[in-house]
Context: one part of a larger RNA
Molecule: large-subunit ribosomal RNA, domain II
Organism: marine sediment metagenome
RNA sequence: GCCUACGAGUUACUCCUCUCUGGCGAGGUUAAGUAUCAAAAGAUACGCAGCCGUAGCGAAAGCGAGUCUGAACAGGGCGGCCAUAGUCAGGGGGGGUAGACGCGAAACUUGGUGAUCUACCCAUGGCCAGGUUGAAGUUCCGGUAACACGGAAUGGAGGACCGAACCAGUAGACGUUGAAAAGUCUUUGGAUGAGCUGUGGGUAGGGGUGAAAGGCCAAUCAAACCAAGAGAUAGCUCGUACUCCCCGAAAUGCUUUUAGGAGCAGCGUUGUUUAAUAGUAUCAUAGAGGUAGAGCUACUGAUUGGGCUAGGGGGCUUCACCGCCUACCAAACCCUGACAAACUCCGAAUGCUAUGAUAUGUUUUUCAGCAGUGAGGGCAUGGGUGCUAAGGUCCAUGUCCGAGAGGGAAAGAACCCAGAUUACCAGCUAAGGUCCCCAAAUAUAUGUUAAGUUGAACUAACGAGGUCUGAUUGCAGAGACAGCUAGGAUGUUGGCUUGGAAGCAGCCAUUCAUUUAAAGAGUGCGUAACAGCUCACUAGUCGAGCGAUCGGGCAUGGAUGAUAAUCGGGCAUAAAACAUAUUACCGAAGCUGUAAUCCCGAGUUACUCGGGAGGUAGGGGAGCAUUCCAGUCUGCGCUGAAGCAGUGCCGGCAAGGCAUUGUGGAGCGUCUGGAAAAGCAAAUGUAGGC
Numbered sequence: 001g002c003c004u005a006c007g008a009g010u011u012a013c014u015c016c017u018c019u020c021u022g023g024c025g026a027g028g029u030u031a032a033g034u035a036u037c038a039a040a041a042g043a044u045a046c047g048c049a050g051c052c053g054u055a056g057c058g059a060a061a062g063c064g065a066g067u068c069u070g071a072a073c074a075g076g077g078c079g080g081c082c083a084u085a086g087u088c089a090g091g092g093g094g095g096g097u098a099g100a101c102g103c104g105a106a107a108c109u110u111g112g113u114g115a116u117c118u119a120c121c122c123a124u125g126g127c128c129a130g131g132u133u134g135a136a137g138u139u140c141c142g143g144u145a146a147c148a149c150g151g152a153a154u155g156g157a158g159g160a161c162c163g164a165a166c167c168a169g170u171a172g173a174c175g176u177u178g179a180a181a182a183g184u185c186u187u188u189g190g191a192u193g194a195g196c197u198g199u200g201g202g203u204a205g206g207g208g209u210g211a212a213a214g215g216c217c218a219a220u221c222a223a224a225c226c227a228a229g230a231g232a233u234a235g236c237u238c239g240u241a242c243u244c245c246c247c248g249a250a251a252u253g254c255u256u257u258u259a260g261g262a263g264c265a266g267c268g269u270u271g272u273u274u275a276a277u278a279g280u281a282u283c284a285u286a287g288a289g290g291u292a293g294a295g296c297u298a299c300u301g302a303u304u305g306g307g308c309u310a311g312g313g314g315g316c317u318u319c320a321c322c323g324c325c326u327a328c329c330a331a332a333c334c335c336u337g338a339c340a341a342a343c344u345c346c347g348a349a350u351g352c353u354a355u356g357a358u359a360u361g362u363u364u365u366u367c368a369g370c371a372g373u374g375a376g377g378g379c380a381u382g383g384g385u386g387c388u389a390a391g392g393u394c395c396a397u398g399u400c401c402g403a404g405a406g407g408g409a410a411a412g413a414a415c416c417c418a419g420a421u422u423a424c425c426a427g428c429u430a431a432g433g434u435c436c437c438c439a440a441a442u443a444u445a446u447g448u449u450a451a452g453u454u455g456a457a458c459u460a461a462c463g464a465g466g467u468c469u470g471a472u473u474g475c476a477g478a479g480a481c482a483g484c485u486a487g488g489a490u491g492u493u494g495g496c497u498u499g500g501a502a503g504c505a506g507c508c509a510u511u512c513a514u515u516u517a518a519a520g521a522g523u524g525c526g527u528a529a530c531a532g533c534u535c536a537c538u539a540g541u542c543g544a545g546c547g548a549u550c551g552g553g554c555a556u557g558g559a560u561g562a563u564a565a566u567c568g569g570g571c572a573u574a575a576a577a578c579a580u581a582u583u584a585c586c587g588a589a590g591c592u593g594u595a596a597u598c599c600c601g602a603g604u605u606a607c608u609c610g611g612g613a614g615g616u617a618g619g620g621g622a623g624c625a626u627u628c629c630a631g632u633c634u635g636c637g638c639u640g641a642a643g644c645a646g647u648g649c650c651g652g653c654a655a656g657g658c659a660u661u662g663u664g665g666a667g668c669g670u671c672u673g674g675a676a677a678a679g680c681a682a683a684u685g686u687a688g689g690c
Base pairs, nucleotide, nucleotide: 001690002689003688004687005686006685011098012097013096015095016094017093018092019091020090021089022088023087024086027052028051029050033046034045035044036043037042056063057062066078067077068076069075101239102238104236108229109228110227111226112225113224119203120202121201122200123199124198125197126196127195128193130162131161132160133158137154138153139152140151141150142149166190167189168188171186172185173184174183205221207217208216209215242623243622244621245620246619247618252265253264254263255262256261266373267372268370269369270368271367278363279360280359281358282357283356284355285354286353287352293346294344295343300340301339305335306334307333309330311329312328313326314325315324316323376401377400378399379398380397381396382395383394384393385392406417407416408415421596422595423594424593426592427591428590432586433585434584435570436569437568441583443582444581445580446579447578448577454572455571462557463556466554467553468552469551470550471549472548473547474546475545483541484540485539486538487537489514490513491512494508495507496506520535524533525532597613598612599611600610601609602608624679626676627675628674629673630672631671633669635668636667643663644662645661646660647659648658649657650656
């Protein structure tokens, strides 16, 4: 992992409540028990104790259609009147008390069992190859006045040294479903000591023991193990078993030692009730209001530039007072520009309220039973917060996902289209598409793009004789623009300045005049200064368009990520790209058609008509199967029951049913009711097997 069996809303109660069925009814009902009948389950009669109802009010005594409060004949509270229905039994929904749907703690308490492991202690025994070092003491010799002291020998001390047994466990490797629930190999520490060890004994669970690691106390230790209280408790996790039909949520508000739980409300469902001026939508009319916008010489505040002008600063003047100036600061005022969630002289659209009309046709309301939800999420829009960051966070309005399948977006919870009862080798469309993958146009018309830009969406400031196009404007057959040929002069080296300044360092300006077809007191290069080259300007040649400015379209650089690595791919260039217009077609579980099932309503019992059937939590309804009991068929069965395996059929939606074949070898079913140990895929479910 698979198979088989087992495995979770049960049972009790003089309990509460609602609903359904039945009995009796202002009443209803017996309990224990007794008697009779019966094979049993049980049935009938008695039993009038008790309970509920018929009256309430008060804490109570108590009073009573009233009563309590109160001094009250007041007022008020709760009742009565007008409308009396209950009670018993049975079935079902929910609640309560019990373990109360099942499994699951860590723990707590009580009483016991353990020191054969291990910690420490007590008693009594045992063990430590071999080698090394050589303390004290002693003896002899030397030495001393005597000691001291020195030397040699002897001696054999030590938590001494090296190293087996023994004890330990340093480092590494192996082992890791091991040979082993702690080992093996190599290496290493101690090895006469605070040493190691045998046997017997002692200390016990908030206790022991501990050279102290929260270590050890029988593979268990921040409180052992065993049994019991005990089915502890678990606002937590997991699991909770057959089918079909109808409806169908919530993730919000308030409160909460409350925040992943609850109570009340909201939203769902079932029954009941309401039938109208109900509900909902649209339109019209009448309203309340201060948002968006706008405005501020209409306030509060903030604010650009200028003017005018108090006050202040600075300067001038003065012995002082006056006074004057000011490209300084600046109130008020004027002009001008512009800002505000907590500004408003103004002021929408929506939304909201009321009335009327129209449409729809119960969608509305009341009461009662039963819930679930109270972690929401994305997108769009209006905002707060944040960085006008976030698949961020917090509100509001809408929508979808949640609980929604189908088509499109390559692929995708919530983006676009569209709400799936079933069947069909029928039709039409939506979004989106129509070269091939891939259903349908290599469609039509006119342009644009040359960048493979692009082919779903997504990049900028800035740069650029890319290209197409619009507008305005200038020049041009009296010849433009570009090119080529030629000229581009004189007063004069203008004046000043300067070492120099001659068109061209700089300053000045009546930048003037002359000759001219034209030529600046000079556009740039250049010289120390001149010179030189050139431009403006002019003529000739040529022969038709040429410039300038402001827009628009498509392209271009800017442009940067990990495969050459992507438009989904192949590929595509008068497109299969982009733009505009048009027609045709494809395309979904949408719509239509045909047939069928179920639900609701109407009408009537004619399958007639109309509407409906996505669905999690959840509510309601109808069934299938299993075991047992009573009756029934006076059913089936060794001429073969149940079970198992296969096949066929069902005018069964399904759970399932029927028939038959093989196997099997002794019991089993139909129908009508009743009662449940009544359905398994999941619980790291339990047991067995493979």